[in-house]
Context: one part of a larger RNA
RNA sequence: UGACGGGGACCCGCACAAGCAGUGGAGCAUGUGGUUUAAUUCGAUGCAACGCGAAAAACCUUACCAAUCCUUGACAUCAAGAUCGCGGACUCAGAGAUGAGUCUUUCAGUUUGGCUGGAUCUUAGACAGGUGUUGCAUGGCUGUCGUCAGCUCGUGUCGUGAGAUGUUGGGUUAAGUCCCGCAACGAGCGCAACCCUCAUUCUUACUUGCCAACAGGUUAGGCUGGGUACUUUAAGAAAACUGCCGGUGAUAAGCCGGAGGAAGGUGGGGAUAACGUCAAGUCAUCAUGGCCCUUAUGGAUUGGGCUACACACGUGCUACAAUGGUGGUGAUAAUGGGAAGCAAAGUCGUGAGGCUAAGCAAAUCCUUAAAAUCCAUCUCAGUUCGGAUUGGAGUCUGCAACUCGACUCCAUGAAGUAGGAAUUGCUAGUAAUCGUGGAUCAGCAUGCCACGGUGAAUACGUUCUCGGGUCUUGUACA
Numbered sequence: 001u002g003a004c005g006g007g008g009a010c011c012c013g014c015a016c017a018a019g020c021a022g023u024g025g026a027g028c029a030u031g032u033g034g035u036u037u038a039a040u041u042c043g044a045u046g047c048a049a050c051g052c053g054a055a056a057a058a059c060c061u062u063a064c065c066a067a068u069c070c071u072u073g074a075c076a077u078c079a080a081g082a083u084c085g086c087g088g089a090c091u092c093a094g095a096g097a098u099g100a101g102u103c104u105u106u107c108a109g110u111u112u113g114g115c116u117g118g119a120u121c122u123u124a125g126a127c128a129g130g131u132g133u134u135g136c137a138u139g140g141c142u143g144u145c146g147u148c149a150g151c152u153c154g155u156g157u158c159g160u161g162a163g164a165u166g167u168u169g170g171g172u173u174a175a176g177u178c179c180c181g182c183a184a185c186g187a188g189c190g191c192a193a194c195c196c197u198c199a200u201u202c203u204u205a206c207u208u209g210c211c212a213a214c215a216g217g218u219u220a221g222g223c224u225g226g227g228u229a230c231u232u233u234a235a236g237a238a239a240a241c242u243g244c245c246g247g248u249g250a251u252a253a254g255c256c257g258g259a260g261g262a263a264g265g266u267g268g269g270g271a272u273a274a275c276g277u278c279a280a281g282u283c284a285u286c287a288u289g290g291c292c293c294u295u296a297u298g299g300a301u302u303g304g305g306c307u308a309c310a311c312a313c314g315u316g317c318u319a320c321a322a323u324g325g326u327g328g329u330g331a332u333a334a335u336g337g338g339a340a341g342c343a344a345a346g347u348c349g350u351g352a353g354g355c356u357a358a359g360c361a362a363a364u365c366c367u368u369a370a371a372a373u374c375c376a377u378c379u380c381a382g383u384u385c386g387g388a389u390u391g392g393a394g395u396c397u398g399c400a401a402c403u404c405g406a407c408u409c410c411a412u413g414a415a416g417u418a419g420g421a422a423u424u425g426c427u428a429g430u431a432a433u434c435g436u437g438g439a440u441c442a443g444c445a446u447g448c449c450a451c452g453g454u455g456a457a458u459a460c461g462u463u464c465u466c467g468g469g470u471c472u473u474g475u476a477c478a
Stems, first nucleotide, its partner, number of pairs: 001478002003475003007472007015462002019426005026318008034309002042053002064304007073127001077126002079123006087104007107117003129293002132291003138287002140282003143278001145276001150189006156165003169180003195270004200238006209228002214225003241264001244258005320419001324378005336367003341360002345356004385416001390411007432454007
């Protein structure tokens, strides 16, 4: 100087407390461990692995296994030789890769020289190739402490020196934020602000919106003329600064209350992450040193596996019901997406869906709610709760749903009556609850990322638990 302390002082955080909803018990989905297996590819492992890489494992993906094949190779450059096309269609053998054969097509320029370019094949070797190994050789990227308030430097001063000071102290703040003081005076990286978005108003614009005002028309409807007021859209501008008032404070920084205001003290949310820590994670995104394989640890194909199942754990979904189930009625969003697509309308089917098909490369067309409301019924039951499981029949996608897809209908109707110890999230348009959209995608979502609808309770406080910051103290630690 640090680190540590079941030392001290001060402060902060959904850290505790106060509340709400859960997890842990059940069934299922999904990931992991373990076991099994020819293979169940690999990585991630306290917080910070476990709905993680994977924003889609039937084939492909695919890296794993079995079998069958190839060896200058599926891919790149170079040399020599041959051909002029490459390609397309068909037949046979085969699980296919592949092999054998038939037919068809007949490159461009040109100085007319196989001369130039391009393509295919053959040969030999330099080489290709490796999701093989080392993340403890690395780059890059990322997690974490942590959006925590810290981490340093120049000059000066003090000390033999390591170092100290500044950065400590008194206040204050979300903040090393600001003020005052001080052997310090300044500065840098962080904080804040500058950026995006939401909330208010104005201007501009008029392809949506509006009968607001006028006219026409309809069963109805911006449907039509017309208009750009309002809403919206999207560009610009304004607005919030403790600016004003009172109190308090050291006359400071600030704090408390108030006015005005759409918004008040960082207005809400996002992006943004200092010096560093964990030899943290990643050689399987990519790049890359060393090492290793080279008729195989490379390449191709078919089939299988990654989907196994005594069990254990994590994360979720659905429930156990009456604030509910069922039947009917029925109003109202926002973000998005759409051409190998979104699909209105009509029609067939109990339904998943099928057929025909208008419009739309989209503020124009399409895709567009549910919970809520109202009425009826069920009357506390393993039930009209719950829906697992199983049998049968189908729909769709796709060469192909056996291993191993999603959905529909009929039948079946398991566990489950609120969950032990323990443990998680959340402070407001939040939790809870309800549906909707998108990426991936032929098909497949209880996951992920977004969107809106309805919409709470509680916070006395900092004694305690956890994590963090500052000062101080002890130390046989570095």
Overview: The part of an RNA shown here (small-subunit ribosomal RNA, 3' major domain) has 478 nucleotides and comes from an uncultured bacterium. The full RNA is in RNAcentral, with records from ENA and Greengenes. Model confidence (mean pLDDT): 81 of 100.